The RNA shown here (c-di-GMP-I-GGC riboswitch aptamer) has 96 nucleotides and comes from a Rhodocyclales bacterium.
[in-house]
RNA sequence: ACUGCAAAGGGCAAACCCAUCGAAAGGUGGGGACGCAAAGUCACCGGUCUAACGGAAGCCGCGGUUCGGCUUCCCACGACAGCGGGACCGCCAGAG
Numbered sequence: 001a002c003u004g005c006a007a008a009g010g011g012c013a014a015a016c017c018c019a020u021c022g023a024a025a026g027g028u029g030g031g032g033a034c035g036c037a038a039a040g041u042c043a044c045c046g047g048u049c050u051a052a053c054g055g056a057a058g059c060c061g062c063g064g065u066u067c068g069g070c071u072u073c074c075c076a077c078g079a080c081a082g083c084g085g086g087a088c089c090g091c092c093a094g095a096g
Base pairs, nucleotide, nucleotide: 002094003093004092011036012035016031017030018029019028020027021026034082040088041087042086044085045084046083047080048079049078054074055073056072057071058070059069060068061067
């Protein structure tokens, strides 16, 4: 370097529940195990999720402007590494 059949020491922890942070997606800690040989690290590419901020349309306050409220749509600079690719690093072993 390749491989993960067998072996050994083990490691991580989905859903769900509790606490906490967050507008949300989701994060963190505890419990808990569906799974995982990189389920270790990194948002670089694609993808997915959210839509606060911003934008648009409609309705309402109120006849007009402005402003505010509500609804819908768009939007990542937010998030996911347990969606795929890529980068970096690493334990044990050899069916050979």
Record summary
It was read from a public genome assembly, where an Rfam model found it. Rfam family: c-di-GMP-I-GGC riboswitch aptamer. Its Rfam clan is "c-di-GMP_I riboswitch clan". Gene Ontology term of the family: cyclic-di-GMP binding. The prediction has a mean pLDDT of 87. The source organism's lineage runs through Bacteria, Pseudomonadati, Pseudomonadota, Betaproteobacteria and Rhodocyclales.